RNA sequence: CGGUAGCUCAGUUGGUAGAGCAAAUGACUCUUAAUCAUUGGGUCGAGGGUUCGAGCCCCUCCCGG
Repeated sequence: CGGUAGCUCAGUUGGUAGAGCAAAUGACUCUUAAUCAUUGGGUCGAGGGUUCGAGCCCCUCCCGG
């Protein structure tokens, strides 16, 4: 300094967690691929604190650099 979806990463002044890729299903196709459409997928590293409300602020710990 970093830890957020299977992977790579966003997330503004604290206010209902997102994108791309991947996956599943459907369309198309002789089949596959490509393309198009749709859908699912999260203890936000763990525990505690502050707050009406925490991915975001504070403390401790764990993991990586």
Molecule: transfer RNA
Organism: Parabacteroides bouchesdurhonensis